[in-house]
Model confidence (mean pLDDT): 85 of 100. Predicted 3D model of a 690-nucleotide part of an RNA (large-subunit ribosomal RNA, domain II) from a Patescibacteria group bacterium.
Context: one part of a larger RNA
RNA sequence: UCCAGCGAGUUAAUUUCUAGUGCAAGGUUAAGUCAAGUGACGGAGCCAUAGUGAAAGCGAGCCUGAAUAGGGCGAAUAAGUACUAGGGAUUAGACCCGAAACCGGGUGACCUAACCAUGAGCAGGUUGAAGCGACAGUAACAUGUCGUGAAGGACCGAACCGUCGCAAGCAGCAAAUUGCUCGGAUGACUUGUGGUUAGAGGUGAAAUGCCAAUCGAACUCGGAGAUAGCUGGUUCUCCUCGAAAUAGCUUUAGGGCUAGCGUCAUGUAAUUAGCCAACGGGGGUAGAGCUCUGUAAAGGACUGGGGUCCGCAAGGAUACCCACCCUUAACAAACUACGAAUACCGUUGGUGGUACCAUGGCAGUUAGAACGUCGGGGCUAAGCUCGGCGCUCAAAAGGGAAACAGCCCAGACCAUCGUCUAAGGUCCCAAAAUAUAUACUCAGUGGGAAACAAAGUGAGAUUUCUUAAACAGCUAGGAUGUUGGCUUAGAAGCAGCCAUUCAUUUAAAGAGUGCGUAACAGCUCACUAGUCAAGAGAUUUUGCGUGGAAAAUGUAACGGGGCUAAAGUAUAUUACCGAAGACAUGGAUGUGAUGUAAAUUUAUUUACACACGUGGUAGAGGAGCGUUCCUAUCUGCGGUGAAGUUCAACUGGAAAGUUGGGUGGAGCGUUAGGAAGUGAGAAUGCUGGA
Numbered sequence: 001u002c003c004a005g006c007g008a009g010u011u012a013a014u015u016u017c018u019a020g021u022g023c024a025a026g027g028u029u030a031a032g033u034c035a036a037g038u039g040a041c042g043g044a045g046c047c048a049u050a051g052u053g054a055a056a057g058c059g060a061g062c063c064u065g066a067a068u069a070g071g072g073c074g075a076a077u078a079a080g081u082a083c084u085a086g087g088g089a090u091u092a093g094a095c096c097c098g099a100a101a102c103c104g105g106g107u108g109a110c111c112u113a114a115c116c117a118u119g120a121g122c123a124g125g126u127u128g129a130a131g132c133g134a135c136a137g138u139a140a141c142a143u144g145u146c147g148u149g150a151a152g153g154a155c156c157g158a159a160c161c162g163u164c165g166c167a168a169g170c171a172g173c174a175a176a177u178u179g180c181u182c183g184g185a186u187g188a189c190u191u192g193u194g195g196u197u198a199g200a201g202g203u204g205a206a207a208u209g210c211c212a213a214u215c216g217a218a219c220u221c222g223g224a225g226a227u228a229g230c231u232g233g234u235u236c237u238c239c240u241c242g243a244a245a246u247a248g249c250u251u252u253a254g255g256g257c258u259a260g261c262g263u264c265a266u267g268u269a270a271u272u273a274g275c276c277a278a279c280g281g282g283g284g285u286a287g288a289g290c291u292c293u294g295u296a297a298a299g300g301a302c303u304g305g306g307g308u309c310c311g312c313a314a315g316g317a318u319a320c321c322c323a324c325c326c327u328u329a330a331c332a333a334a335c336u337a338c339g340a341a342u343a344c345c346g347u348u349g350g351u352g353g354u355a356c357c358a359u360g361g362c363a364g365u366u367a368g369a370a371c372g373u374c375g376g377g378g379c380u381a382a383g384c385u386c387g388g389c390g391c392u393c394a395a396a397a398g399g400g401a402a403a404c405a406g407c408c409c410a411g412a413c414c415a416u417c418g419u420c421u422a423a424g425g426u427c428c429c430a431a432a433a434u435a436u437a438u439a440c441u442c443a444g445u446g447g448g449a450a451a452c453a454a455a456g457u458g459a460g461a462u463u464u465c466u467u468a469a470a471c472a473g474c475u476a477g478g479a480u481g482u483u484g485g486c487u488u489a490g491a492a493g494c495a496g497c498c499a500u501u502c503a504u505u506u507a508a509a510g511a512g513u514g515c516g517u518a519a520c521a522g523c524u525c526a527c528u529a530g531u532c533a534a535g536a537g538a539u540u541u542u543g544c545g546u547g548g549a550a551a552a553u554g555u556a557a558c559g560g561g562g563c564u565a566a567a568g569u570a571u572a573u574u575a576c577c578g579a580a581g582a583c584a585u586g587g588a589u590g591u592g593a594u595g596u597a598a599a600u601u602u603a604u605u606u607a608c609a610c611a612c613g614u615g616g617u618a619g620a621g622g623a624g625c626g627u628u629c630c631u632a633u634c635u636g637c638g639g640u641g642a643a644g645u646u647c648a649a650c651u652g653g654a655a656a657g658u659u660g661g662g663u664g665g666a667g668c669g670u671u672a673g674g675a676a677g678u679g680a681g682a683a684u685g686c687u688g689g690a
Stems, first nucleotide, its partner, number of pairs: 001690006011092013026047003032041003051058002061073004095233002098230001102223006113197009122187001124156003127152001131148006160184003165180004199215001201211003208217001236624006246259005260365002262362006272355001274351008287338001288336002293332003297328004303323004307318004368393002371390007398409003413587004418583003424577003427561003433574001435573006446563001452547002456544010473531005479504003484498003510525001514523002588614005594609007625679001627676006634669001636668002644663008
């Protein structure tokens, strides 16, 4: 990992609702007794028949109250009860498996910790304390030297004990080892045997260490099926409907309770709900505005107050400050003299056809997500977060977006080598236009990005010059007073300053546009004439392009090929393709206050037609299939071959069923009921096997 088997809403009591059956203002027995396979008896009791009050009590009323008021609960409008089946609840282990733990009684010191008793072990080598002796020495000691001596938690190093480091090993040789290296090795040493200490405990040179591979409290049995708001699992089929991820409260936030939303039943039935239109309402949002509350800009006028200055004072001045006033022009969620669209409420009309509402049974949900939009928080960050409205996913498959829960189109009952469309597409991959018309784009822009930049290019607008010759080019001129004045070493058009930047000659020529010189000079421009011959310039709006543009495996920012009067972009048009959409034909099925017919148990069933439906998680409701056993039945089947098993064919809408052949070798089924140890793929499920 696979296969087979086993494996989870049960049972009891009480209670409530639904259906059925019996009896009915009544219904029913319990324990028990008699009888005995099914019966009879038993009326104690329980529920109902009247309520109300805490109660005494009163009673179609009662209570409260001073009350004859008001209010609360009732009656008037009356059906129950027993059993059976089913749904739910409560109490029990209560659908199943699962803790860590808690408590009680025992078992453990053959491992290990400490201790007690009694034994054992430590090759070899080194060092050489005290003491003692001799000699030297001293007044005497002291002291020194040489011997002797053999002390030490002394030294080196085997056995023995240990394990600092490295490597190997890691399904190992080994549930802690092996190799090398290393520490202690006469001691707080090591070790044999026997013994002592026990879990609310022991022992501990102390690490929460050790107490039998178990230790922040051993193991074992029991309480015990502890508890688990948590995780996992929960077994056949089909049909109808079909959610929620919100609010309030919660030692509450991943749990609950109530409401909301689902389903089933029953009932009410009114021009119900919903939708559309018209009309009537209130509002203070968007917007707008600046009267108010605040914020804030510019200008003005003078009025008031304050400051400063002048003055003895009166009073005056003020390029100071504040307030008020006028004009222009702004800002605001907590501003409003205004004010929509929507939304909401009501009335009327239409549409609609129970989708509404009420009562009761049963739920699930209370972790939501993206997108669009209006707002708050954040950075007008986030696949961010919190609200409102909407939509999809959740619980929705199909087509499109290359791939892609939440985007676009569209809601899958089944079948069809039928038709038409949606979004999106039509050169090839790849179904359908190498369609039509007119433009644009040259950047592979298309097919990623900003501020900003640019004689890219198309379209429009305004405006200036122009056959009295423009623009560009070429030829020629571009002068004089004058080197204007000042300044300055110099300043001559051209460092700088000044200005009636003037005047003259002119076709025209600035007291000078730039280069240049130390200053001049020189070159050039404006301006003018000629030549040439038709458009030229400036500003601005806009379409499409250009630059700006650097990333990590490999082109890799059209899905690929590839595409340039496109297969790109814009506008317009006509075809076609394209889905589980719509339609067509056939079939199945649900619902119906519809119609017809038939049958009968006479208010039901069946058939046909018609109308509208048939995606679905949690979940509600309905109808069935199969397994085991029991009762009856077929006066059923079976050695002329049961069950089981295997292959095949056939039938049914599914669970399933029937038949035939093989195998097998003794039991098994149909029909009608009943009862359950009743259905397996999942639980790191359990047992066995491969």

Background:
The sequence was found in a public genome assembly. Its Rfam family is "Bacterial large subunit ribosomal RNA". Rfam links the family to the GO terms ribosome and structural constituent of ribosome.